This is a predicted complex of two RNAs, RNase P RNA and transfer RNA, with 488 nucleotides together.

């Protein structure tokens, strides 16, 4: 000096002049206004993916059935699907990075086209060892004949063909029943053997996942669970428009669905059976953000959905908190644990801004001018709390820091 | 603020628990017919399936994270 990997901090400072919004304290005042010292966005305040606290709801107890999430180990943590520490793969010379990573021998279902076959197979090939057929050639026996020729049986061999063995090789195809080599065989084949891989015990290390060594097995039978599923752990649902309270105004209305009763008596409609409405009795009847059954709890008929009316003001909820920031200690690290120290936004159409100057940083132009210098013009990013915490992911000019790898050069 | 759905051609929509050129129909365009136009017939183009990354042999479909664009919900009787 070039290239690269990580992990972290900051995201303009600083003074004036004008405003805005909390809260205190004073003074004037009926909601309001003056003054005077404060506080006033973010690393993500954002998406709203995930975990909570805090309200509310018949969250209840107990038992079964769904639904939905998380999936290696270990540990932090309020808690998580986050963070850390390993372990297994897989990538890169390396630093390092990436991994939804439990089960495919419970079951079900897919796997297109191609291929003989995608779960239980042979299509082209390989053999000819075993069977059975044809054809020839030799031998040998037997029959016929007048000798040759014939005819007939049978061993052996060549050829070809059915039965039939084989999975080595071609070919398909993302994937074809472990690789590789030797042996072996008709011809192959874990069929035998050596190694590599794989699965079972067993001994060691490690809390574990796992790793290492041994010895056994000749393979124990393809993928896909982010396809239903299984097992194993988790989870009640809304959500600050929860949720209290005050004040105002209106029609304590209508319609449909659902699951629910029976009897009296009054009114009313009808011709009648019956309907509608109210009032009292007994029975019990509804109601759970999925459903069943016993106790419990709410209402008297209970709930869903829609349409109609009135309001669309105010007050709290609402800022001490799983706070922030130092230090020292345990821990590799996530993190925890003492002690000091600070109080730090709370608006509701919604403040946290705007304009000057000076300095920083980039970029253009120009003048002196070889580094520099000096004037001018332009930029300085993503976004803004809205009940509040811990992650995650996403967007971000630009600038700074530490570690660390891989080449180059020089000494 | 909360919660929900939906993105496939120039618009309206299909695409079946994943399989290979991604489809209708309306426009459009060309071309037959007609004097011409229109309708009718006959054909042709057109698609980063919102964008990305992942699982899978293989994604329009599964899962994650982004983007865009759409609807619902207060109270009170």
């Nucleotide at each position: 000096c070039c290239a690269g990997a990580c992990g972290g901090u900051c995201g303009g400072a600083u003074g004036g002049c004008c405003g805005c919004u909390c809260a205190c304290g004073g003074c004037g005042a009926u909601u309001c206004g003056c003054c005077g010292g404060g506080g006033g966005a973010g690393g993500a305040a954002a998406g709203u993916c995930c975990g909570g606290g805090c309200u509310c709801c018949a969250u209840g107890g107990a038992g079964g059935c769904a639904c939905g999430g998380u999936g290696c180990c270990g540990g932090g943590u309020a808690a998580c699907g986050c963070c850390c520490g390993g372990c297994g793969g897989g990538g890169g010379c390396g630093a390092c990075c990436c991994u939804a990573g439990g089960g495919a021998a419970a079951g079900u279902g897919c796997c297109a086209c191609a291929g003989a076959a995608a779960c239980a197979c042979a299509c082209c090939g390989c053999c000819g060892a075993g069977c059975c057929c044809a054809u020839g050639c030799u031998g040998u026996c037997c029959c016929c004949u007048u000798c040759g020729a014939g005819g007939g049986a049978u061993c052996g061999c060549c050829u070809g063909g059915g039965c039939g063995g084989c999975a080595a090789g071609g070919g398909u195809g993302a994937a074809a029943u472990g690789g590789u080599g030797c042996g072996g065989u008709a011809a192959g084949a874990g069929c035998g053997c050596a190694c590599c891989g794989c699965g079972c015990c067993g001994c060691c290390g490690g809390c574990a996942a796992c790793g290492g060594c041994g010895g056994c097995g000749g393979c124990a039978g393809g993928g896909c669970a982010a396809a239903c599923c299984c097992c194993a752990c988790c989870g009640g649902g809304a959500g600050c428009a929860a949720g209290a309270c005050c004040a105002a105004g209106u029609a304590g209305g209508a319609g449909c669905g659902g699951c629910a009763g029976g009897c009296a008596c009054g009114g009313u409609c009808g011709c009648g059976a019956g309907g509608c409405c109210g009032u009292g009795c007994c029975g019990g009847g509804c109601g759970g953000g999925c459903c069943u059954u016993c106790c419990g709890c709410g209402c008297c008929g209970c709930c869903g959905c829609u349409c109609g009316g009135g309001u669309c003001g105010g007050u709290c909820g609402c800022g001490c908190g799983a706070g922030g920031c130092g230090u020292u200690c345990g821990g590799c690290g996530a993190c925890g644990a003492a002690c000091g120290u600070c109080c730090c936004a709370g608006a509701u159409g919604a403040a946290u801004g705007g304009c000057c100057a000076u300095c920083c940083c980039c970029g253009c132009c120009u003048c002196g001018g070889u580094u520099c210098g000096g004037g001018g013009c332009g930029g300085g990013a993503c976004a803004g709390a809205a009940c509040c915490c811990g992650g995650c992911u996403u967007a971000c000019a630009g600038a700074c820091c530490g570690u660390c790898u891989g080449g180059c050069g020089u000494c | 603020g909360u919660c929900c759905c939906c993105g496939u051609a120039g618009c309206u929509c299909a695409g079946c628990a994943g399989g290979a050129u991604a489809g209708a129909g309306c426009a459009a365009c060309a071309g037959u017919u007609u004097c011409c136009u229109a309708a009718a017939c006959u054909g042709u183009g057109g698609g980063u399936c919102g964008c990305a990354g992942g699982u899978u042999c293989g994604a329009g479909u599964c899962c994650u994270g982004c983007c865009g664009g759409g609807g619902a919900c207060g109270c009170c009787a």

Its mean pLDDT, the model's own confidence on a scale to 100, is 76.